[in-house]
Context: one part of a larger RNA
RNA sequence: UCAUGGCUAAGGAACUAGGCAAAAUAGACCCGUAACUUCGGGAGAAGGGUCGCCACGUUUCGGCGUGGCCGCAGUGAAAUGGUCCAGGCGACUGUUUAUCAAAAACACAGGACUCUGCUAAAUCGAAAGAUGAUGUAUAGGGUCUGACACCUGCCCGGUGCCGGAAGGUUAAGUGGAGUUGUUAGCUUCGGCGAAGCAGCGAAAUGAAGCCCCGGUAAACGGCGGCCGUAACUAUAACGGUCCUAAGGUAGCGAAAUUCCUUGUCGGGUAAGUUCCGACCUGCACGAAUGGUGCAACGAUCUGGACACUGUCUCGGCCAUGAGCUCG
Numbered sequence: 001u002c003a004u005g006g007c008u009a010a011g012g013a014a015c016u017a018g019g020c021a022a023a024a025u026a027g028a029c030c031c032g033u034a035a036c037u038u039c040g041g042g043a044g045a046a047g048g049g050u051c052g053c054c055a056c057g058u059u060u061c062g063g064c065g066u067g068g069c070c071g072c073a074g075u076g077a078a079a080u081g082g083u084c085c086a087g088g089c090g091a092c093u094g095u096u097u098a099u100c101a102a103a104a105a106c107a108c109a110g111g112a113c114u115c116u117g118c119u120a121a122a123u124c125g126a127a128a129g130a131u132g133a134u135g136u137a138u139a140g141g142g143u144c145u146g147a148c149a150c151c152u153g154c155c156c157g158g159u160g161c162c163g164g165a166a167g168g169u170u171a172a173g174u175g176g177a178g179u180u181g182u183u184a185g186c187u188u189c190g191g192c193g194a195a196g197c198a199g200c201g202a203a204a205u206g207a208a209g210c211c212c213c214g215g216u217a218a219a220c221g222g223c224g225g226c227c228g229u230a231a232c233u234a235u236a237a238c239g240g241u242c243c244u245a246a247g248g249u250a251g252c253g254a255a256a257u258u259c260c261u262u263g264u265c266g267g268g269u270a271a272g273u274u275c276c277g278a279c280c281u282g283c284a285c286g287a288a289u290g291g292u293g294c295a296a297c298g299a300u301c302u303g304g305a306c307a308c309u310g311u312c313u314c315g316g317c318c319a320u321g322a323g324c325u326c327g
Base pairs, nucleotide, nucleotide: 001322002321003320004319005318006317007316008315010313011312014311019308027051028050029049030048031047036041038147052069053068054067055066056065057064058063070074082306083305084304085303086302087301088300089298090297094106095105110145111144112143113142114141115140116139122131123130124129148293149292150291151290153223154222155221158220159219160216161215162214163213164212167211168210169209173205174204178200179199180198181197182196185192186191224242225241226240227239228238251285252282263279264278265277266276267275
């Protein structure tokens, strides 16, 4: 010096990104216990008291009561919850990156849409076959959301899906007008040219799809601008105008979202870029890509307080082991 332990005056988080680490709390019985709440909880809330030994009494033989004794200390060692307040996220128990992430991520019960009538849809497989399921729409598959409470607004123009079949477009196929090659024959010797065979092939006909017509947003998604106006000022319930498929409703809002920004005001502190409560000027919240709340829960994240302490002011001492010297 390092590691692991023990103690430390006065102070007590001044340490630090952060009370990280350590300390403190702790058992049993008795008393007592708030907000809030889904009435179950919260709760071991919080906060107090008692605990050893001896004698007597009592006893359901577990204890209990009274009196006394000792110590600094009676759950005498060991083992053995720190607590409270406020907020974010996720309802919860659970699951996860074996070996840097345990979480606000995944799952979840519940909700919704959609497909599927059974030889089901879906999935694996060239197929046979199998799963689905020895199930049958109160079932099975897919997608989204994620307990519960209150709710879930407007837009079908684009994309998708569903329905429609009148019209337009349209493949192979059908069709065969015509045309080309060949040549029996004819010939004015230039050519013409039947049948057959062969090549090309117009019109017409021709499904789905697409165009078209409707529906559908808990389908993918989207949800405006400018100007003026009230008897101080400011603001604009109101009006005008342009554009759109429709112009963001309720609720929330400097937020896990706010750039400007340490916004402004209030609270907490002597002092607070964090935190809490408001405001709304939402760069760029917003309703199952769910919105807003919410008791309980969390090795979650954030802020505060009490207790406690060598985290610190600021160090010191001790023990054990290593390091160091010699062998």

A computed fold for a 327-nucleotide part of an RNA from an uncultured Bacteroidota bacterium, annotated as large-subunit ribosomal RNA, domain IV.
Rfam family: Bacterial large subunit ribosomal RNA. Rfam links the family to the GO terms ribosome and structural constituent of ribosome.